FMN riboswitch aptamer (RFN element) from Leisingera daeponensis, 149 nucleotides, folded computationally. NCBI's taxonomy places the organism under Bacteria, Pseudomonadati, Pseudomonadota, Rhodobacterales, Leisingera. It was read from a public genome assembly, where an Rfam model found it. Model confidence (mean pLDDT): 79 of 100.
[in-house]
RNA sequence: CGCCGUUCUCAGGGCGGGGCGGAAUUCCCCACCGGCGGUAAGCGGGCACGUCCCGCAAGCCCGCGAGCGGCUUCCAAAUUGAGGAAGUGUCAGCAGAUCUGGUGCGACUCCAGAGCCGACGGUCACAGUCCGGAUGGAAGAGAACGUGC
Numbered sequence: 001c002g003c004c005g006u007u008c009u010c011a012g013g014g015c016g017g018g019g020c021g022g023a024a025u026u027c028c029c030c031a032c033c034g035g036c037g038g039u040a041a042g043c044g045g046g047c048a049c050g051u052c053c054c055g056c057a058a059g060c061c062c063g064c065g066a067g068c069g070g071c072u073u074c075c076a077a078a079u080u081g082a083g084g085a086a087g088u089g090u091c092a093g094c095a096g097a098u099c100u101g102g103u104g105c106g107a108c109u110c111c112a113g114a115g116c117c118g119a120c121g122g123u124c125a126c127a128g129u130c131c132g133g134a135u136g137g138a139a140g141a142g143a144a145c146g147u148g149c
Base pairs, nucleotide, nucleotide: 002149003148004146005145006144007143008142009141010140016030017029018028019027031129032128033118034117035064036063037062038061042056043055044054045053046052047050059116060115067094068093069091070088071087072086073085074084075083098114099113100112101111102110120132121131122130
């Protein structure tokens, strides 16, 4: 230094203005927000000056997470339908969403412009932004420790 193990800590942002209306942070116009890992021609730094090294850099490129749904088992039960608990991602079904132009050897990542997307339940009216499950869970990040490799 790397790996492995144990423990601990951390791990999501956003409705401001106006309109209609009895009622909307839910509709309409303008606005606002962007989890985690990877990739990187951008930005910053280094000196050994290289096809070099380090840090940061994508909501819509690749993958992951929570949520919904599915499936399995158990409980309960009926005419049927419906219910409760636990497990499961080797269930990817919902799992969202990008183009045009420019530069260039090379760009879905840079520059310019125009677009698009956002679980479930609740609500006097339809929610990415309000309330709730959630003082939860988690992709992962970090620290400490070890007769460990």